[in-house]
A computed fold for a 75-nucleotide RNA, annotated as c-di-GMP-I riboswitch aptamer. Rfam family: c-di-GMP-I riboswitch aptamer. Rfam's curators write: GEMM was predicted in a large-scale screen for bacterial structured RNA regulatory elements. Of the family's consensus pairs, 94% are formed in the model.
RNA sequence: CUGAUCUCAAGGCAAACUCGCCGAAAGGCGGGGACGCAAAACUAUAGGGCCCUUCGUGGGUAGCCAGAUACCGGC
Numbered sequence: 001c002u003g004a005u006c007u008c009a010a011g012g013c014a015a016a017c018u019c020g021c022c023g024a025a026a027g028g029c030g031g032g033g034a035c036g037c038a039a040a041a042c043u044a045u046a047g048g049g050c051c052c053u054u055c056g057u058g059g060g061u062a063g064c065c066a067g068a069u070a071c072c073g074g075c
Base pairs, nucleotide, nucleotide: 001074002073003072012037013036017032018031019030020029021028022027035063042067043066047065048064049061050060051059052058
């Protein structure tokens, strides 16, 4: 630099929906479940966007962009 998420091969994550719990909400955690993901691992006090709101010196989203790192194969 590049490829794959039943691949040549190894090892991963888990959308919608659903059940339980937490929350005012967005949303979160756990079980089931796979739409997808080569960073869909990590980071929300210091960047932009978006969502919620009890409008505040508030909350959430990393599977929107981003940041700094990383595994396997090939070159």